Predicted 3D model of a 72-nucleotide RNA (transfer RNA) from Schistocerca gregaria.
[in-house]
RNA sequence: GCGUUCGUAGCUCAGUGAUAGAGCACUGGUCUCAUAAACCAGAUGUCGUGAGUUCGAACCUCACAGAAGGCA
Numbered sequence: 001g002c003g004u005u006c007g008u009a010g011c012u013c014a015g016u017g018a019u020a021g022a023g024c025a026c027u028g029g030u031c032u033c034a035u036a037a038a039c040c041a042g043a044u045g046u047c048g049u050g051a052g053u054u055c056g057a058a059c060c061u062c063a064c065a066g067a068a069g070g071c072a
Stems, first nucleotide, its partner, number of pairs: 001071002004068003010024004026042005048064005
């Protein structure tokens, strides 16, 4: 230099055009002498950034910045 893939909650990930979710973690409660486990409840996101298409975008298109392989 060329091309590929990836980015969504603190972590691991789902969601491929119509209300942003799960597990773990976290907070509070029940239980216990206490802790853990179990059970109940709760908080947490400009979906990498910007623009475009669309009635409607995490999802489609383009650009930018970044990460990981491949080729040279």
Description:
It matches the Rfam family "tRNA". It is annotated as a transfer RNA.